[in-house]
The RNA shown here (c-di-GMP-I riboswitch aptamer) has 82 nucleotides and comes from a marine sediment metagenome. RNAcentral holds the sequence, with entries from MGnify. It matches the Rfam family "c-di-GMP-I riboswitch aptamer". Gene Ontology term of the family: cyclic-di-GMP binding.

RNA sequence: AAAAGGCACAGUCGGUGAAAGCCGGCGCCGCAAAGCCACGGGUCCUCGCUCCCAAAAAAAGCAGGACGGCCGGACCGCCGAA
Numbered sequence: 001a002a003a004a005g006g007c008a009c010a011g012u013c014g015g016u017g018a019a020a021g022c023c024g025g026c027g028c029c030g031c032a033a034a035g036c037c038a039c040g041g042g043u044c045c046u047c048g049c050u051c052c053c054a055a056a057a058a059a060a061g062c063a064g065g066a067c068g069g070c071c072g073g074a075c076c077g078c079c080g081a082a
Base pairs, nucleotide, nucleotide: 006031007030011026012025013024014023015022016021029069035075037073039072040071041070042067043066044065045064048062049061050060
């Protein structure tokens, strides 16, 4: 390079969650790991608690949650000139 395939952005319909988001169908922007895992960094959310306050809100903090298609890393993986 090729061959056989794989996944599925945005959007949308339904469900779920306080939310970020996630699940399923349609869809197909792209992806050689866009397979998997929250270990490190980063980003996002805030039902709850603290703080503040006349009261409430905002901001800040705590705890918790999410993102693997943000990056790194661990593990696994198709074909091939290898």